This is a predicted structure of a 75-nucleotide RNA (c-di-GMP-I riboswitch aptamer) from a Desulfuromonadales bacterium. The RNAcentral record of the sequence draws on Ribocentre. Its mean pLDDT, the model's own confidence on a scale to 100, is 80. It matches the Rfam family "c-di-GMP-I riboswitch aptamer". Rfam links the family to the GO term cyclic-di-GMP binding. The source organism's lineage runs through Bacteria, Pseudomonadati, Thermodesulfobacteriota, Desulfuromonadia and Desulfuromonadales.
RNA sequence: GACAAUAGCAAACUCGCAGUAAUGCGGGGACGCAAAGCCAUGGGUCCACGAUACAAGGAUCGCCAGGUUGCCGAA
Numbered sequence: 001g002a003c004a005a006u007a008g009c010a011a012a013c014u015c016g017c018a019g020u021a022a023u024g025c026g027g028g029g030a031c032g033c034a035a036a037g038c039c040a041u042g043g044g045u046c047c048a049c050g051a052u053a054c055a056a057g058g059a060u061c062g063c064c065a066g067g068u069u070g071c072c073g074a075a
Base pairs, nucleotide, nucleotide: 001072008033009032013028014027015026016025017024018023031062037068038067039066041065042064043063044060045059046058047057
């Protein structure tokens, strides 16, 4: 970060499986993405438990920030 090239990822929805759930994994499928690679470190959101809150636990990096690795490249 160019209406460039090559390669990649894959939202909603859907089928199967796992999970109490949030959600994850696999098949189909593409809304989008230059880190939509990776890390739950800070904030946010969500889930279960709980009378409520805190703490502790779980999920999300395709919510934001930070860390880290990295493809291509005109002017």